[in-house]
């Protein structure tokens, strides 16, 4: 970089650090000196890979030692397109994660 799947659920404390953070830009809304990001320890969530069973696939149910991932706010919301009851909905795009190439 490409392909496929998922993204309204779920799960936080300590240490260190010292001003930013919620991916980038714009607008909004939030979090933050009662301590942000980052690093780290422990704990937890989930179930993509894994694994057991129902099965021969699809699919479903269970498990959680291991590889990842995740643990404010829907991926915090909008931006582009369409529908439309004008308040919303759907899709795209972008992004994230997993598995494969």
């Nucleotide at each position: 970089u490409c392909u496929u799947a998922u993204c309204a659920a779920g799960a936080g404390a300590g240490g260190u650090g010292g001003a930013g953070g919620g991916a980038a830009c714009u607008g909004g809304c939030c979090c933050a000196a009662u301590g942000a990001a980052g690093c780290u320890u422990c704990a937890g969530c989930a179930a993509c890979c894994a694994u057991a069973g129902g099965c021969g696939u699809a699919c479903c149910u269970g498990u959680a030692c291991g590889g990842u991932g995740c643990u404010a706010c829907u991926u915090c919301c909008a931006g582009c397109a369409g529908a439309c009851g004008u308040a919303u909905c759907u899709g795209a795009g972008a992004g994230a994660u997993a598995a494969g190439a």

The RNA shown here (SAM riboswitch aptamer (S box leader)) has 101 nucleotides and comes from Aneurinibacillus aneurinilyticus. The organism belongs to Aneurinibacillus, within Bacteria. The prediction has a mean pLDDT of 84. The RNAcentral record of the sequence draws on MGnify.